[in-house]
The RNA shown here (SAM riboswitch aptamer (S box leader)) has 118 nucleotides and comes from an uncultured Saprospiraceae bacterium.
The coordinates come from a structure-prediction model, not an experiment, and the mean pLDDT is 79.
It matches the Rfam family "SAM riboswitch aptamer (S box leader)". Rfam describes the family as follows. The SAM riboswitch is found upstream of a number of genes which code for proteins involved in methionine or cysteine biosynthesis in Gram-positive bacteria.
RNA sequence: GAUUUAUUUCGAAGGGUUGAGAGAUAGGGCUCGACGACACCCUGGCAACCUCCUCACUAAUCAGCAGUGAGUUUCGGUGCCAAAUCCCUCCAGGUAACCAACCCUGGGACAAUAAACG
Repeated sequence: GAUUUAUUUCGAAGGGUUGAGAGAUAGGGCUCGACGACACCCUGGCAACCUCCUCACUAAUCAGCAGUGAGUUUCGGUGCCAAAUCCCUCCAGGUAACCAACCCUGGGACAAUAAACG
């Protein structure tokens, strides 16, 4: 990198290095940025995907295992700490009164992260 599943409007910043672009990609919008962004490092934190622990439930006698759900945040593995995945792009509906646009809702696509698998 591929596949599957789940989540993505909540939450959580200080210091140091560096010095010009950055916000995934293409286009558009909008925003961040010499009052130093982005990136990297350190420290701190958020969260609860995995792990640990507790409880409840589930078919077959109990227990155990397993699965599901709830709780917790413990050593730990990741992740994250501007803006909804920053917003839109495709489809359907609201929606009709020529059509469209704007707006709203839902879905999809893309992307990110985790876990599993090979």

Description
Of the family's consensus pairs, 97% are formed in the model.